[in-house]
RNA sequence: ACCACAUACGGGCCUAGUUCCGUUGAUGACGGAAACGGGGGAACCAUCUUCUGGGGUUAAUUCUGUUCCAAACAGAAGGGAUGCUUCUGCCAUCCUACCCGUCAGCUAACCUCGUCGGCUAAAGCAGAUCGAUUUU
Numbered sequence: 001a002c003c004a005c006a007u008a009c010g011g012g013c014c015u016a017g018u019u020c021c022g023u024u025g026a027u028g029a030c031g032g033a034a035a036c037g038g039g040g041g042a043a044c045c046a047u048c049u050u051c052u053g054g055g056g057u058u059a060a061u062u063c064u065g066u067u068c069c070a071a072a073c074a075g076a077a078g079g080g081a082u083g084c085u086u087c088u089g090c091c092a093u094c095c096u097a098c099c100c101g102u103c104a105g106c107u108a109a110c111c112u113c114g115u116c117g118g119c120u121a122a123a124g125c126a127g128a129u130c131g132a133u134u135u136u
Base pairs, nucleotide, nucleotide: 011120012119013118014117018034019033020032021031022030023029024028035115036114037113038112039111040110045105053103054100055099056098057097061077062076063075064074065073066072078096079095080094081093082092083091086128087127088126089125090124
């Protein structure tokens, strides 16, 4: 000097999964508030369809093949995320999961649950639009 890895702080990203306040020696723990998100649950309306079980969160579904069925794997289509604002097109990389347990339509009041987890050293090309700053 270069490369790789790890740690810490900061920045950025997916996701509802965040912020603030108080107690405490404490970044931990506890408590509170706000914010965001999910489920159950009348009338009216809807549905009458229950082993071919049914249902929920979500981007996370469908088909084909291998396989003794299943599981698993592979492929195709569909869906989703990122490439430091937004939109369009192209390109590149990645994801395609989990839960309830025989049971739930919608649903005011009401009841109830969650605030996890995981990535990142780089932020591509073209056009459009919006905004900001500076100068006159």